[in-house]
Context: one part of a larger RNA
């Protein structure tokens, strides 16, 4: 010095465990906000520092429900103290709700500073408190009311005053619409890709967009949108590279169709012509109401026959019932052994529409909470058969006068978007120039003509089947089990770090139960520790489950 064996120490794996997390399925919600939000700052408790609650009425107040024995939040102790006159608790609806923030009286370095008008307390009288109104922007009504044009006005812009609305916030979600990259692939790279993606920006909704054919196909058909599946990695686009990539037909979910402009008629109101002394009338015209129409077998106005009944409503209230916010009933096992403890063994029952599940001092159908099942609301919301109202709902033949969406279509020249890169490029959007037609008229069928079909812009609305999930709620797991799951199982977006955008942890587990060690001794009135006790077990003692390895200390054997 070293190797072993014994007992510690120190250490914190490892095993076991869950209060957290994670991924989903379903249901349900899908918004809050000037009646002052989201988020905050100070505060508010007998001792009060943190979460949590709450708000100068401040661990809280009211009324109505449930609820029935205890309670004063996590959170223990002391001190008061509340309740069967029903407390504490849970649900619904009110009050209260300081400052700060869209903050909105002005003003600021965020919770701070200063104010005017009315109204009120108070002063002798100023000072002072205290309610309340005082931002901007749109529209709307009402009073007004320029200059410029103009013969003269009429307007309008502005101004006051009344009234409504907006304004921020939310999921880095879904959705539409503006704007619009580069990385990176093409094994470089410029056309092309990435991609109309990301980022920004407006603007919603609970869905949203889109949507009732100027459709789409091919020679005969379908019949509005949207979502799946297939067509199909196909037809075709492409530095014909790299990649890009339909449709139509089938099958599916889901279904619902409506209203307008016009022409015609009828009404008001202005205006110009004409008569007419005037009032006033007629014709035309604008400009506003109503009725009339809404379609491609073309319709509709027009002129004549004819119907008032049927059938629908996506709106408006009312609503039987149903569901949500709290909750009630709820069935059946005893003894013996072990054992700190029995739910375990043993022996005999039982219940069951209930043997899912959690707890309880080990493993429970029958000890507790539950489960099946069955019941319940005063308030408050959701939903909804159905009912009342209002809405919509008519043809037939005639005739060729009238009307059928205009800077539109369509053209040219530059672009975009269409899968389709200017290509033979149709169809669709529109900067810029040009510029039709009203049914014998127009658009379209992938240049283009022609013959054939198909539709009916230049006006609107429209429910489902679909997209997402911050949020509550139920429910699942060949998801994790504390270096894992979430960054966060614990006073976590906390300590701490940055001037700051931002960054960003570690930390679970005594026991059934505190019974958490009375009292003694050593020792600094220490730390620690030994006896007593308690506990089934304190080598479960709080630095507390299990206690591995490095590392160490005593002792004890060998070996050099």
């Nucleotide at each position: 010095g070293g190797u072993c064996c014994a007992u510690g120490a120190a250490g914190a794996a490892u095993g076991a465990c869950u209060u957290g997390g994670u991924a989903g399925a379903c249901u349900u919600a899908g918004g809050c906000g000037a009646u002052g939000a989201a988020g905050g700052a100070c505060g508010c408790g007998g001792u009060a520092a943190g979460c949590g609650g709450c708000g100068a009425u401040a661990c809280g107040c009211u009324u109505c429900g449930g609820g029935g024995a205890g309670u004063c939040g996590c959170a223990a102790a002391c001190a008061g103290g509340c309740u069967u006159u029903g407390a504490u608790c849970c649900g619904a609806a009110g009050a209260u709700c300081u400052c700060c923030c869209a903050a909105u009286g002005g003003g600021a370095a965020a919770a701070c500073c200063c104010a005017u008008c009315u109204c009120g307390a108070g002063u002798a009288a100023u000072g002072u408190c205290g309610a309340g109104a005082u931002a901007u922007c749109u529209c709307g009504g009402c009073u007004u009311g320029a200059a410029a044009u103009u013969u003269a006005a009429a307007a309008u812009a502005g101004a006051g005053c009344c009234g409504a609305g907006a304004g921020g916030c939310a999921a880095u979600a879904c959705g539409c619409a503006g704007c619009g990259a580069a990385g990176u692939g093409a094994a470089a790279c410029a056309u092309c890709u990435a991609a109309g993606u990301a980022a920004c920006u407006g603007c919603a909704g609970g869905a949203a967009a889109a949507g009732a054919a100027a459709a789409c196909g091919a020679a005969u058909a379908u019949g509005a949108u949207u979502c799946c599946c297939c067509c199909a990695g196909u037809a075709g686009u492409g530095g014909c590279g790299a990649g890009c990539g339909a449709a139509c037909a089938g099958g599916g979910a889901a279904g619902a169709g409506c209203c307008u402009a016009a022409a015609c008629c009828c009404c008001g109101u202005c205006c110009u012509u004409u008569c007419g002394c005037a009032a006033g009338a007629a014709a035309g015209g604008g400009c506003g109401g109503g009725g009339g129409g809404u379609u491609g077998u073309g319709g509709g106005a027009c002129c004549u026959c004819g119907a008032c009944g049927u059938g629908g409503u996506a709106a408006a209230u009312c609503a039987a019932g149903g569901g949500a916010u709290a909750g009630c009933a709820g069935a059946a096992a005893u003894g013996c052994c072990u054992g700190g403890a029995a739910a375990g063994g043993c022996a005999u029952a039982c219940c069951a529409a209930a043997g899912a599940g959690a707890g309880u001092g080990a493993a429970a159908g029958u000890c507790u909470c539950g489960u099946a099942u069955g019941c319940a609301a005063a308030a408050u919301c959701c939903u909804a058969a159905g009912a009342u109202u209002g809405c919509c709902u008519a043809g037939a033949g005639g005739u060729a006068u009238c009307c059928c969406g205009a800077g539109u279509a369509u053209u040219a020249c530059g672009g975009g978007a269409c899968a389709c890169g200017u290509g033979a490029a149709a169809c669709c959007c529109u900067g810029u120039a040009a510029g039709a037609a009203u049914c014998c008229a127009g658009c379209c069928c992938g240049a283009c003509c022609a013959u054939g079909g198909g539709c009916a812009a230049a006006g609107g609305c429209u429910a489902a089947a679909u997209a997402c999930u911050a949020a509550a709620g139920u429910c699942u797991g060949a998801c994790c089990g504390a270096a894992a799951g979430u960054g966060u199982a614990c006073a976590a977006g906390u300590a701490c770090c940055g001037u700051g955008a931002g960054g960003g942890a570690a930390a679970g587990u005594u026991g059934a139960a505190a019974a958490g060690a009375a009292c003694c001794c050593c020792g600094g009135u220490g730390a620690g520790g030994g006896g007593a006790g308690u506990g089934a077990a304190a080598u479960a003692g709080a630095a507390c489950c299990u206690g591995a390895a490095a590392u160490u200390a005593u002792g004890g054997a060998c070996c050099u």
Description: Large-subunit ribosomal RNA, domain I from a Candidatus Omnitrophota bacterium, 560 nucleotides, folded computationally. The RNAcentral record of the full RNA draws on ENA. It matches the Rfam family "Bacterial large subunit ribosomal RNA".